[in-house]
The RNA shown here (transfer RNA) has 76 nucleotides and comes from a bacterium. It was read from a public genome assembly. Rfam family: tRNA. Rfam classes the family as a transfer RNA.
Formats: sequence, C1' cells, structure tokens
RNA sequence: UCCCGAGUAGCUCAGGUGGUAGAGCAGACGACUGUUAAUCGUCGGGUCGGGGGUUCAAGUCCCUCCUCGGGAGCCA
Repeated sequence: UCCCGAGUAGCUCAGGUGGUAGAGCAGACGACUGUUAAUCGUCGGGUCGGGGGUUCAAGUCCCUCCUCGGGAGCCA
C1' cells in the first nucleotide's frame, strides 16, 4: 500500500427485501423469603464509529474518513 471482516444499550450480540431499534447478562425498583442468595415481575438505558449523499423514509444503499482483527504484498 491492497483485499476481506467487524464497529448497534455498561458487557456479549441479534436486527429478510430500506418502513416503530431489540434480546440475554448487568443496573434500579418491586414481589417472594425470618435474612441473604435464588426465582419472578416492572422500569430506565441508544448521536446504530465520524462526516456527507440518495430517498417520502437509511442501522440497512452510495462516497469518504477513523478504530480493531485477519490475509496479501513490499523491503531483505
């Protein structure tokens, strides 16, 4: 330098063909329990990596940049 993959909630990850952003765990609160734990319920939590574009409408399509991982190449 080139190619491929990944970036979505605190963590790990889903999200057909563009049409209301989700789950588990964690957290808060509550129920249960003599207490804790466990279990059950409810709730909060998102600039969807940054910027731009297309579109009535973008996590999803296009351009560009950044970060991480893998491969190739160059040097020798």